[in-house]
RNA sequence: GGGGGCAUGGUGUAGCUUGGCCUAUCAUAGCGGGCUCCAGACCCGCGGACCUGGGUUCAAAUCCCAGUGCCCCCA
Numbered sequence: 001g002g003g004g005g006c007a008u009g010g011u012g013u014a015g016c017u018u019g020g021c022c023u024a025u026c027a028u029a030g031c032g033g034g035c036u037c038c039a040g041a042c043c044c045g046c047g048g049a050c051c052u053g054g055g056u057u058c059a060a061a062u063c064c065c066a067g068u069g070c071c072c073c074c075a
Base pairs, nucleotide, nucleotide: 001074002073003072004071005070006069007068010028011027012026020058030046031045032044033043034042051067052066053065054064055063
């Protein structure tokens, strides 16, 4: 220099080739409550995220373009 993949809560993930409201999924961690003599386990609840910018569209996590970061391959 060329090509490809990935980016979603604190962490790991689903959703992305079917674009759709309604609380964006699940687990874990955190917080609150229940249970317990206390704690753990278990049960209930709460808060928390679409990498950045632009475009298309009535509507974008999802489609398009550019950028940023990480990984892989070629030279």
A computed fold for a 75-nucleotide RNA from a Candidatus Hydrothermarchaeota archaeon, annotated as transfer RNA. RNAcentral holds the sequence, with entries from ENA. It matches the Rfam family "tRNA". Lineage of the source: Archaea > Methanobacteriati > Candidatus Hydrothermarchaeota.